Overview: This is a predicted structure of a 73-nucleotide RNA (transfer RNA) from a Streptosporangiaceae bacterium. The sequence is in RNAcentral, with records from ENA and MGnify. The organism belongs to Streptosporangiaceae, within Bacteria.
This record gives sequence, C1' cells and structure tokens, in this order.
RNA sequence: GGGGCCGUAGCCCAACGGCAGAGGCACAGGACUUAGGAUCCUGCGAGUAUGGGUUCAAAUCCCAUCGGCCCCA
Repeated sequence: GGGGCCGUAGCCCAACGGCAGAGGCACAGGACUUAGGAUCCUGCGAGUAUGGGUUCAAAUCCCAUCGGCCCCA
C1' cells in the first nucleotide's frame, strides 16, 4: 500500500429495516446461613465508535472518518 472481519451496559453476547434494544456475568437489596459461599427472589444500568446519507421507520442498508484484529504485498 491492497483486501477482509469487527465496534451494542463495567465485561461477554443477541436483536428480519418495524414494540427506541434480549440474555449471562458483575453490582445493589432481600430470603436462606452462626457467618461466609452456593442457591432463590427483586432491582439496576445502553440509545448501538463518530459524522453524514437513504427510508414513513436504521444497531441493521450506503459513504467518509476513528479504533481493533486477520490475510496479502
């Protein structure tokens, strides 16, 4: 320099262009326990890397930029 994949919560990871976003871990409260752990119940957090475009409607499609990983040279 060329090509490909990816970017969603503190971490991991879903979501056919259509309820403005599921779940797990973690965290907080409670039950249980002598206590802790495990288990169970409840609660909590995002507007999807950034900026534009298309569309009635965008995490999703298109363009540019930023960042990460891989391949080729």
RNAcentral records the identical sequence in 2 taxa. The coordinates come from a structure-prediction model, not an experiment, and the mean pLDDT is 81.